[in-house]
Molecule: transfer RNA
Organism: Prosthecobacter sp.
RNA sequence: GUUCCCGUAGCUCAGCAGAUAGAGCAGUGGUUUACGAAGCCGAAGGCCGCAGGUGCGAAUCCUGCCGGGGACA
Repeated sequence: GUUCCCGUAGCUCAGCAGAUAGAGCAGUGGUUUACGAAGCCGAAGGCCGCAGGUGCGAAUCCUGCCGGGGACA
């Protein structure tokens, strides 16, 4: 330099043939216990790397940029 993949909740990841986002773990409230742990129940937490474009509508399509990884040179 060329090319491909990834970037979603604190962490690990789903959701990607377009219709305003979910799980597990962590943290937290309750229940249980003599106290804990485990189990069970609940709530909270992100508008999807950033900026544009298309469209009635974009995490999802297109463009540029930024960051991470791989291949080739």